Predicted 3D model of an 85-nucleotide RNA (c-di-GMP-I riboswitch aptamer) from Desulfosporosinus sp. OT. Lineage of the source: Bacteria > Bacillati > Eubacteriales > Desulfitobacteriaceae > Desulfosporosinus. Its Rfam family is "c-di-GMP-I riboswitch aptamer". Rfam describes the family as follows. GEMM was predicted in a large-scale screen for bacterial structured RNA regulatory elements. It was read from a public genome assembly, where an Rfam model found it. Its mean pLDDT, the model's own confidence on a scale to 100, is 84.

[in-house]
RNA sequence: AAACGAUAAAGGCAAACUUGGUGAAAGCCAAGGACGCAAAGCCAUGGGUCUUCCAUGUUAAGGUGAAGAUAGCCGGGUUACCAUA
Numbered sequence: 001a002a003a004c005g006a007u008a009a010a011g012g013c014a015a016a017c018u019u020g021g022u023g024a025a026a027g028c029c030a031a032g033g034a035c036g037c038a039a040a041g042c043c044a045u046g047g048g049u050c051u052u053c054c055a056u057g058u059u060a061a062g063g064u065g066a067a068g069a070u071a072g073c074c075g076g077g078u079u080a081c082c083a084u085a
Stems, first nucleotide, its partner, number of pairs: 005082001012037002017032006035072001041078003046074002048070003054065003
């Protein structure tokens, strides 16, 4: 210096749920709260999934479609803390 990431140390994130806010919804934000996480930091021009204001369509109907959402679904890209057992 690099790789490896420990039932160790320091520091970090925060699922469900609750309250408030926001949004058409999915969801997101804040506070509380911890199921978990070694990238659970960031990126949505790869795949998947969720939603349908709107568009389209039907005799009727999410029936069809992301430009919305999800990075804590997977892959990929990119940046980084600690430790060196």